This is a predicted complex of two RNAs, RNase P RNA and transfer RNA, with 411 nucleotides together. Rfam match: Bacterial RNase P class A. It is annotated as a ribozyme. The coordinates come from a structure-prediction model, not an experiment, and the mean pLDDT is 77.
């Protein structure tokens, strides 16, 4: 030099001055004011009602080992396969429980079997033997040589490739190495039904509760052992038969407030730990709207502004994007 | 802001226990008719929403993105 090779980092407008516009407070002002994704709701808590939220069937979901975490399908570590490599990806548990399915082609697709061919009787028809070679397919019952046969064949052997089973090493463990024995070669698919382990009750902030106002049903069905999709056991609240309570149907209102943001919260420094991470101290407070708040205007700067815009919260994953920076790998060619 | 559901030929829809992309209407050509319509023959016409992985094969199974319908407010 090339490489639609790899991995990571850091910003994603900045500073003054006016005016606007949401919030708080100590109210002539002061102080705060969108993102890495604030998005897709794919997952996992928080909180919140359903009387407790227990066990069991049905659904569902994760799926090598060990750790982290409030938790997870996330993250770290390692170990196996795939890559020339950096280095990244894997639904990476089980066809040696039963069941199913493989179109076309092909002789034959699951246990067994034989098209062409080959050897052997036999004038012939034809029967027998055999799977070395051909040819078909995503896939066809170990591979080279050698012996050995009428042709052949793990029929025997030596080698190499797998599989099982026994031992020994290192490691918690996946697992990896070494060694012996067994001709043992036994197919594919579980993102097919299943099987084995381990997790999940359900609802979603329009959850829930407070308070004013308005029109207001003798409406209409369900309802005693009642209320999860079903069943079971314990416990317990509420309510008596003109119930609680729930579902439709009609009638009303489109109001305040709470929950709402101080958190598994940011940053620094210290310790443990290889690392996710956890401990300790010391600072700081950083949006809270209900039609829904961030703009514009000068002035000076740069990397010259892409994808976008909070609504109850946080920990992840995935998808949209932009500018720059640095480490490495792999061909080539030179010193 | 939260839960469901759909997406297959112009137009409604099957097909989704994985092997052959269909039906009805429309469309367009012939044929009957003096012509039109009905009606008979025949053809055309698809990124199965769009990527990506699973497996020999994928509309089908599984993520992921984009449409697009749809239902949740309070009083009692």
């Nucleotide at each position: 030099c090339g490489g639609u090779g790899a991995g990571g980092g850091c910003g994603a407008c900045c500073c003054g001055a006016u005016c606007g516009c949401g919030g708080c407070u100590u109210u002539u002002a002061g102080c705060c004011g969108a993102g890495g994704a604030a998005a897709g709701u794919c997952c996992g808590g928080g909180c919140u009602c359903c009387g407790c939220a227990g066990g069991g069937c049905a659904g569902g979901g994760u799926g090598c080992c060990a750790g982290g975490u409030a938790a997870c399908g996330c993250c770290u570590g390692g170990g196996c396969g795939c890559g020339u490599a950096a280095g990244g990806c894997g639904a990476c548990g089980g066809c040696a429980c039963g069941u199913g399915c493989a179109a076309c082609a092909g002789a034959a697709a699951g246990c067994a079997g034989a098209c062409c061919g080959c050897c052997c009787c036999a004038c012939a028809a034809g029967g027998g033997g055999u799977a070395a070679g051909g040819g078909u397919g995503a896939a066809a019952c170990g591979g080279u040589g050698c012996g050995g046969u009428a042709a052949g064949a793990g029929c025997g052997c030596a080698c190499c490739a797998g599989u099982g089973c026994c031992c020994c090493u290192g490691g918690c463990a996946a697992c990896a190495g070494g060694g012996g024995c067994a001709g043992c070669u036994a197919g594919g698919u579980a993102a097919a039904c299943c099987c084995c382990a381990c997790c999940c009750g359900g609802u979603g902030c329009a959850a829930g509760g407070u308070c004013c106002g308005a029109c207001c049903g003798a409406g209409a069905g369900a309802g005693a052992g009642c209320u999860g999709g079903c069943c079971c056991g314990g416990c317990u609240c509420g309510c008596u038969a003109c119930c609680a309570u729930c579902u439709c149907c009609g009638g009303g209102u489109u109001g305040a407030c709470c929950g709402c943001u101080a958190g598994a919260g940011g940053c620094a420094g210290c310790c443990g730990g290889c690392g996710a991470c956890g401990g300790c101290u010391g600072u700081c407070c950083c949006a809270g709207a209900u039609a829904g708040a961030u703009g514009a205007u000068c002035g000076g700067g740069c990397a010259c502004g892409a994808c976008a815009g909070a609504a109850c919260c946080c920990g992840g994953c995935u998808u949209a994007u932009u500018g720059c920076c640095c480490u490495c790998c792999c061909g080539c060619a030179c010193c | 802001g939260g839960g469901g559901c759909u997406g297959u030929a112009g137009c409604g829809c099957a097909g989704c226990u994985g092997g052959g992309a269909g039906c009805g209407c429309g469309u367009c050509g012939c044929a009957a008719u003096c012509g039109c319509a009905c009606u008979g023959c025949g053809a055309a016409g698809g990124u199965c929403a769009g990527g990506g992985g699973u497996u020999c094969g994928a509309a089908u199974c599984c993520c992921c993105u984009c449409a697009g319908c749809u239902c949740c407010a309070c009083c009692a």